[in-house]
RNA sequence: GCGCGACGUCCCCCGAGACCAGAACUCAGGGGCAGGAGUGGGGGACCCACAGGUUCCACCGCCGGUCCGCAGCAGCACCGCGGACGGCUCGGGGUGAAGUCACGUGAGUGACGGAGCACUUUCCAGCUCCAACCCGACAGCUCACCUCACAGGCGUGGGAAAGGAACCCA
Numbered sequence: 001g002c003g004c005g006a007c008g009u010c011c012c013c014c015g016a017g018a019c020c021a022g023a024a025c026u027c028a029g030g031g032g033c034a035g036g037a038g039u040g041g042g043g044g045a046c047c048c049a050c051a052g053g054u055u056c057c058a059c060c061g062c063c064g065g066u067c068c069g070c071a072g073c074a075g076c077a078c079c080g081c082g083g084a085c086g087g088c089u090c091g092g093g094g095u096g097a098a099g100u101c102a103c104g105u106g107a108g109u110g111a112c113g114g115a116g117c118a119c120u121u122u123c124c125a126g127c128u129c130c131a132a133c134c135c136g137a138c139a140g141c142u143c144a145c146c147u148c149a150c151a152g153g154c155g156u157g158g159g160a161a162a163g164g165a166a167c168c169c170a
Base pairs, nucleotide, nucleotide: 002155003154004153009037010036011035012032013031014030017027018026038150039149040148041147042146043145048140052060053059054058061088062087063086065085066084067083068082069081070080091138092135093134094133095132099112100111101110102109103108113130114129115128116127117126119163120162121161122160123159124158
């Protein structure tokens, strides 16, 4: 420089440094969200969907770290109950292809299912992957509205069909 997976890009601003006698221009590590466009995600009505437990109100995981209240006591502290703040993750939820089931003490194995393999789609063959993280008891969908991200990792070439594109010629 050209490409691959992926939503993960472009513009704008600052800019170490390079070039230079010096500067400007140009290139540019890195930074910025005060920004713009674009792409992707989360929250969020009516309607729709869903709807467990209980004496049918309000509550419904754990910790009991701090504070407050109630109860108890002659009084205080402890124990008990409740609330607020704080913490945790087993319930639940989110991004993602990264799930389900079975076996195994476990590491893992297998089946079904899902993702990738270079113009697109389908079929055949072959090869890989099925991670990781986040929220913090809580969220269905969802107009308006609110809000977040723009990272990170890599280097293809098998066959057939249809379509498209490019090149060449006229």